RNA sequence: CUCAUCCAGAGAAGCUGAGGGACCGACCCUGUGACGCUUCGGCAACCGUUCAAGCGGUGCCAACUUCGGCGGACAAUUGUCCGGGAGAUGAG
Repeated sequence: CUCAUCCAGAGAAGCUGAGGGACCGACCCUGUGACGCUUCGGCAACCGUUCAAGCGGUGCCAACUUCGGCGGACAAUUGUCCGGGAGAUGAG
């Protein structure tokens, strides 16, 4: 850079110690310990392998990618719907 997917699904313990949810705004989660790391466990998206089960390599285990940020349609207006942009994951 290209293609595909993003409405579902998935716990605990230990060590840290204040922030985190990509960015901005809003709104949430956090000392009943966030985030990060480790171990066991689990979920199941992609790729490989196999007749298939199964196994392996990444990935993931708060909230629709938390929602909105750009455009369009509808609408008496806060709004609703669709499509983008950006982001994340996998493969090349």
SAM riboswitch aptamer (S box leader) from a soil metagenome, 92 nucleotides, folded computationally.